[in-house]
RNA sequence: CGCUGAGUCCAGGAUGUCUCUGGAGCCGGGGACCCAGGUUCCUGGGGUGAGUCCGACCGGGUGGGUGCGACCUGGUUGGUAGGGCGAGCUUCCCCGCCCGAACCCGACAGCUAACCCGGUAGGCGGCCGAGGAAG
Numbered sequence: 001c002g003c004u005g006a007g008u009c010c011a012g013g014a015u016g017u018c019u020c021u022g023g024a025g026c027c028g029g030g031g032a033c034c035c036a037g038g039u040u041c042c043u044g045g046g047g048u049g050a051g052u053c054c055g056a057c058c059g060g061g062u063g064g065g066u067g068c069g070a071c072c073u074g075g076u077u078g079g080u081a082g083g084g085c086g087a088g089c090u091u092c093c094c095c096g097c098c099c100g101a102a103c104c105c106g107a108c109a110g111c112u113a114a115c116c117c118g119g120u121a122g123g124c125g126g127c128c129g130a131g132g133a134a135g
Stems, first nucleotide, its partner, number of pairs: 001125004008024005025120006035110001044108001045105004053079010082099005089135005
């Protein structure tokens, strides 16, 4: 200086072992009428997030045995809905590179005005960078 992300700024305090409080901005959750939805049960259900879905291979498990198949599960791998980056900013085209996770609530939540509650992190990269068009 830049990227991801809501995750920035201000004021007061604290004084380095124990980093707080308040506010603004931004973000998320709960929460009426109306609308949607018959009710209850199970095989629960729900939230943040782009992070969904479909295959293949190997191992294990499931009925007295074998074989095939099916299902569940662990690992590896291919694709995919979708998401991000390419340096003054935005949009479009094109090309290239990447992600396609993780966590939380705890029997419970549709939308939802008023109202109520919470978060404001973490993780990375660069030292003149891919181009074209319009503003």
Molecule: c-di-AMP riboswitch aptamer (ydaO/yuaA leader)
Organism: soil metagenome